About this RNA: This is a predicted structure of a 72-nucleotide RNA (transfer RNA) from a Candidatus Parcubacteria bacterium. The sequence was found in a public genome assembly. It matches the Rfam family "tRNA". Rfam links the family to the GO term triplet codon-amino acid adaptor activity.

[in-house]
RNA sequence: GGGCGUAUAGCUCAAUGGCGGAGCAAGGUCCUUAUAAGGCCGAGGUUCCUGGUUCGAAUCCAGGUACGCCCA
Numbered sequence: 001g002g003g004c005g006u007a008u009a010g011c012u013c014a015a016u017g018g019c020g021g022a023g024c025a026a027g028g029u030c031c032u033u034a035u036a037a038g039g040c041c042g043a044g045g046u047u048c049c050u051g052g053u054u055c056g057a058a059u060c061c062a063g064g065u066a067c068g069c070c071c072a
Stems, first nucleotide, its partner, number of pairs: 001071007010024004018055001027041004048064005
């Protein structure tokens, strides 16, 4: 320098163009003499950034940024 892939909750990951979810972690609560384990509850998101397409974009398109892999 060229090609490909990934970017979503604190972490690991889902999500046919049509209400953004799960597990774990953290918080509250129940249980217990107490802790752990277990039960229950709610919270937590400008879906990497900027534009475009569309009635509607995490999803499609263009350009960037970061990271990874391959080639040179």